[in-house]
Two RNAs folded together computationally: RNase P RNA and transfer RNA, 463 nucleotides in total.
It holds a member of the Rfam family "Bacterial RNase P class A". The family's RNA type in Rfam is ribozyme.
The prediction has a mean pLDDT of 78.
RNA sequence: GGGGCAAGCCAGGUGGCCGCGACGGGGCCGCGUCGCGAUGCUCCUUGGAGCUCGCGAGGCACCUCGUCGAGGAAAGUCCGGACACCACAGAGCAGGGCGCUGGCUAACGGCCAGCCGGGGAAACCCGAGGGAAAGCGCAACAGAGAGCAGACCGCCAGCGGCCCCUUUCGAGGGGUGCGGGUAAGGGUGAAACGGUGAGGUAAGAGCUCACCAGCGGUCCUGGUGACAGGCCGGCUCGGCAAGCCCCGCCCGGUGCAAGACCAAAUAGGGGAGCGUUUGAGGGUUGCUCGCCCGAGGCUCCCGGGUUUCGGUCGCAUGAGGCGCGCGGCAACGUGCGUCCCAGAUGGAUGGUCACCCACGACAGGAUCCGGCUUACGGCUUGCUACUGAG
RNA sequence: GCCCCCAUCGUCUAGCGGCCUAGGACACCGGCCUUUCAAGCCGGCGGCACGGAUUCGAAUUCCGUUGGGGGCA
Numbered sequence: 001g002g003g004g005c006a007a008g009c010c011a012g013g014u015g016g017c018c019g020c021g022a023c024g025g026g027g028c029c030g031c032g033u034c035g036c037g038a039u040g041c042u043c044c045u046u047g048g049a050g051c052u053c054g055c056g057a058g059g060c061a062c063c064u065c066g067u068c069g070a071g072g073a074a075a076g077u078c079c080g081g082a083c084a085c086c087a088c089a090g091a092g093c094a095g096g097g098c099g100c101u102g103g104c105u106a107a108c109g110g111c112c113a114g115c116c117g118g119g120g121a122a123a124c125c126c127g128a129g130g131g132a133a134a135g136c137g138c139a140a141c142a143g144a145g146a147g148c149a150g151a152c153c154g155c156c157a158g159c160g161g162c163c164c165c166u167u168u169c170g171a172g173g174g175g176u177g178c179g180g181g182u183a184a185g186g187g188u189g190a191a192a193c194g195g196u197g198a199g200g201u202a203a204g205a206g207c208u209c210a211c212c213a214g215c216g217g218u219c220c221u222g223g224u225g226a227c228a229g230g231c232c233g234g235c236u237c238g239g240c241a242a243g244c245c246c247c248g249c250c251c252g253g254u255g256c257a258a259g260a261c262c263a264a265a266u267a268g269g270g271g272a273g274c275g276u277u278u279g280a281g282g283g284u285u286g287c288u289c290g291c292c293c294g295a296g297g298c299u300c301c302c303g304g305g306u307u308u309c310g311g312u313c314g315c316a317u318g319a320g321g322c323g324c325g326c327g328g329c330a331a332c333g334u335g336c337g338u339c340c341c342a343g344a345u346g347g348a349u350g351g352u353c354a355c356c357c358a359c360g361a362c363a364g365g366a367u368c369c370g371g372c373u374u375a376c377g378g379c380u381u382g383c384u385a386c387u388g389a390g
Numbered sequence: 391g392c393c394c395c396c397a398u399c400g401u402c403u404a405g406c407g408g409c410c411u412a413g414g415a416c417a418c419c420g421g422c423c424u425u426u427c428a429a430g431c432c433g434g435c436g437g438c439a440c441g442g443a444u445u446c447g448a449a450u451u452c453c454g455u456u457g458g459g460g461g462c463a
Stems, first nucleotide, its partner, number of pairs: 001386001003384008012356007020069008030060002033057006040051005071362001075373002078371005083255004090289004095251005100114005115129001116127004130246002135244002137240002152186002154182003159179002161176006194212006213236001215233003219230004259313004269302006281293004320339008357360001391462007400416004408446001418434005439455005
C1' cells in the first nucleotide's frame, strides 16, 4: 500500500429568523358553563321555570414566555413477553413449535461460553446439530444389481461334464467356460454391504494379519456435561425424519379496533317457534367436558330509531437511560449516585440565511418492552496473509 | 394500527419430491380448407414472483424478501 476478518462508535455541526406538536407559567374575555343579583319581560296552581342585562369564577380559543420533541433500524410483523378481556387459565383429544452441552433471561426459535461437523492459506466464519437396531415409506434415469441386491464385460481348470494325447490300464498331461466358482479390475449411478498394503488361493474374497474408518462394551482416565483419549471384542450392520413417525420439552384463546367510562339512541307494534330448575338460549377454544350468565326471557321474520370523521381514559416512571464500584471468561447479575427523555388521532421534527467540514446513505413513532431478519453511509481500533521500499 | 391469506404462459387453471424439457382451454402467429371470412384441421410462440437452504434431485419442503388480496367499532 491495496485485500480479508472481527469489534466498537457516529448518524453533519454551530448561530440567527420564521413555523409545527405536547406540557407548564402568565395575560385576555370572543364562545359556551357555573354562581350571585335585578324596580326588567313572559308563563302558570302566591312559588318556581324560561328569556334579557350586569358582576364574579374558572374552562376552550387567542396572545406571550419557558422546557422537551423519532431510529439503529422507528421497517417486516418473524419469535418471545408485559398488559386487557374471557374462569383464578381448568381437564382430555386434536393442532402447533422447539431439539448438541452448560449457563443467562420475565420469556424466547434470542444471547454467552464450549463440544462435534463443515468451509478457509490464516485471522475467522457457518450449522433446524435428538432418534434410521420401534414401525411405515421414498430413491427418477442409467445400470447385471438400489435394500437383508447382483453378474454385462472380465478372472478361474480346484470340482461335474465334453474333446485330444500318453499309458505299465492304477493313472497322468493338455484343452474347453457347457454346468460351476468368484467379486480383484472395467463399466452405471448421487449412492454398489468398509479403505490401503501384505499373506493366501485355481482365481478370489475380513479368508487371515497390520494400520485406518465405522460399530458394540456393565471397562479405565479426564471433564458438571456435550465429548475426548485409551483398552477389549467381533467382523461391517448405507442415505433421507426442512417424508409420516417415535422420544423429550414448551404452548388456553383473542389482540389497545384488547378493554373501561361518558354522550346520543335502544320508543312501541305485528307474526312464528322454544323454554322456566328435569332449564330454552347465551358467553368462553378447533372439538368434547367443565365453568359463568340465565326467566314476562330467548331466537327468527316484517317494520322502526340513534350517531359518526363520536369524546375521555387505557397512553408512557419503565424487565428505563447514564456514570462509578463489585462478582462472572462472557452473556448477565448486583450496589450506590444521578436524570425524566415524543405521546399524535387530517396524525407534529420542517423551511430559510450565514459559516465550517469528511459535502451528509437507509429511512419517521401510534399500547409498550426484549430479540431476530431485512435496508443502509461513514469513522476508529485490533488481528491475519501478501507485496514494495529502507 | 392489529390479524390472516395468496402468487404457475397475455387470461383462467392442472400439478400429493423424479415419469416435468411443466399439461390443458381461450387468446396470438403461420399453414391447409374456402371465391372470401368465420368455423374446422395441423404446427408454433409463450410461464413456476425473487434470493438462499435441505436433498442425489425442488413448481412442490423450509427460511427470508417482493407484490397483491381480505377481516375488524